[in-house]
Context: one part of a larger RNA
Molecule: small-subunit ribosomal RNA, central domain
Organism: uncultured bacterium
RNA sequence: UGGGGUUUAAAGGGUGCGUAGGCGGGGUAAUAUAUCAGAGGUGAAAGACACCGGCUCACCCGUUGCGCUGCCUUUGAAACUGUGAUACUCGAAUGCGGACAAAAGAGGCGGAACGGGACAAGUAGCGGUGAAAUGCACAGAUAUGUCCCAGAACCCCGAUUGAGAAGGCAGUUUCAUAGGCCGUUAUUGACGCUGAUGCACGAAAGUGUGGGGAUCGAACAGGAUUAGAUACCCUGGUAGUCCACGCCCUAAACGAUGAUAACUCGAUGUUGGCGAUAUAUUGUCAGUGUCCAAGCGAAAGCGUUAAGUUAUCCACCUGGGGAGUACGAUCGCAAGAUUGAAACUC
Numbered sequence: 001u002g003g004g005g006u007u008u009a010a011a012g013g014g015u016g017c018g019u020a021g022g023c024g025g026g027g028u029a030a031u032a033u034a035u036c037a038g039a040g041g042u043g044a045a046a047g048a049c050a051c052c053g054g055c056u057c058a059c060c061c062g063u064u065g066c067g068c069u070g071c072c073u074u075u076g077a078a079a080c081u082g083u084g085a086u087a088c089u090c091g092a093a094u095g096c097g098g099a100c101a102a103a104a105g106a107g108g109c110g111g112a113a114c115g116g117g118a119c120a121a122g123u124a125g126c127g128g129u130g131a132a133a134u135g136c137a138c139a140g141a142u143a144u145g146u147c148c149c150a151g152a153a154c155c156c157c158g159a160u161u162g163a164g165a166a167g168g169c170a171g172u173u174u175c176a177u178a179g180g181c182c183g184u185u186a187u188u189g190a191c192g193c194u195g196a197u198g199c200a201c202g203a204a205a206g207u208g209u210g211g212g213g214a215u216c217g218a219a220c221a222g223g224a225u226u227a228g229a230u231a232c233c234c235u236g237g238u239a240g241u242c243c244a245c246g247c248c249c250u251a252a253a254c255g256a257u258g259a260u261a262a263c264u265c266g267a268u269g270u271u272g273g274c275g276a277u278a279u280a281u282u283g284u285c286a287g288u289g290u291c292c293a294a295g296c297g298a299a300a301g302c303g304u305u306a307a308g309u310u311a312u313c314c315a316c317c318u319g320g321g322g323a324g325u326a327c328g329a330u331c332g333c334a335a336g337a338u339u340g341a342a343a344c345u346c
Base pairs, nucleotide, nucleotide: 004317005316006315007300008299012314014201015200016199017198021194022193023192025088027086028085030083031082035077036076037075038074039073040072041071042070049065050064052062053061054060091191092188093187094186095184096183097182098181100179103177105175106174107173108172109171110154115149116148117147118146119145120144125136126135162169206247207246208245209244210243211242216240220236221235222234223233258313259312260311261310262309263308266291267290268289269288270287271286272285273284274283275282276281295302296301319346320345321344328339329338330337331336
């Protein structure tokens, strides 16, 4: 490279937008780039292959043929591909109508709880554990009540629920946005799919500057446990956890399952919309679950939300270790990230 693969054996990029490229619906006539056919030229010789011949055979050599799968020229063909033209509506998009929702952003407001402060009232313990101790408390704690302060998170509703490309999103309300879905079939008329490089977003932790600091809590300190205990348990507690702006760019970023389109029995829940009706039920489109036919699979299992049957495009894999290491390069304030070997060894 070919071939075979990528849920779990190695292997789907964290996610989207999109450039180049690749691929692309139905009809008509045209063209002849690719394609196909005929003819001509060329495709050195030697070698290879086949017959025959020459050395007594053979090795070796000679004649002839085949072949040289290619390229060029020319004459045609027109189904497919391409190209320009013209027309179409089912793909795609737009308009109109309707409801939908924890989609993102900015602002306001709310109650419960934890913690703190003040006051009241009150007395000897509280707290914590397997049991304890450290700790707090007669300088009046814990428990109780009233008022106040501060920060963070939003009980019930709440659900295989919902919306979002993913990360992720939940008190309530206002503002200004985005979105898909359904119905209609009004408009455009293939405007589409995928997408190397690129751009944007991207949990937590970490990082820079400035705030904030209730809770929890790496590090750290103490108390226990233990042979030891740099832990598990307990009492404290700094960074952090929160906000604004700027970086970092990684995760079991998982459905461990790339995107798009078509096709291939059913059963049963549920969310949003639109219908039909006898108000018992029931159809349809889009989602979201469970169980199964065919089929697939090494099996577990998957099964119209495919891991089935096909098509297009992208990404990735090729024994284990060495190693996601070294070196170089790019990026970063740093931490580090991305790209990514070999010797050697089994």